The RNA shown here (Guanidine-I riboswitch aptamer) has 99 nucleotides and comes from Paenibacillus marchantiophytorum. It matches the Rfam family "Guanidine-I riboswitch aptamer". Rfam links the family to the GO term regulation of gene expression. The literature on the family includes a 2004 paper in Proc Natl Acad Sci U S A by Barrick et al., "New RNA motifs suggest an expanded scope for riboswitches in bacterial genetic control". The prediction has a mean pLDDT of 84. The sequence was found by an Rfam model in a public genome assembly. Of the family's consensus pairs, 100% are formed in the model.

[in-house]
RNA sequence: AUGAUUGUUUACUAGGGUUCCGCCGGCGACAACCGGGCUGGUCCGAGAGUAAACCGCUCUUGUAGGAGAGCGACACGGAAGGAUAAAAACCUGGGAGAU
Repeated sequence: AUGAUUGUUUACUAGGGUUCCGCCGGCGACAACCGGGCUGGUCCGAGAGUAAACCGCUCUUGUAGGAGAGCGACACGGAAGGAUAAAAACCUGGGAGAU
């Protein structure tokens, strides 16, 4: 100086809004309807959050099938746009930039 790899999924959380439920208010005999993101449940949800299971690589061991151990680093980040009911640390995006 150049090239390759540094991974996948699931569960959960930070966070998010309001389709449904609930709550509050209005109207009303009731139901229905209207309004309010309103602590919450359903729901969405992290490259730079957590955990686990896989996966990859290295070493040891065994005739073999296999078994065991270890490693998987670092990571500041607009604006604008997109999806969904709507929004977001979701996607664009390890982007643009910065160091």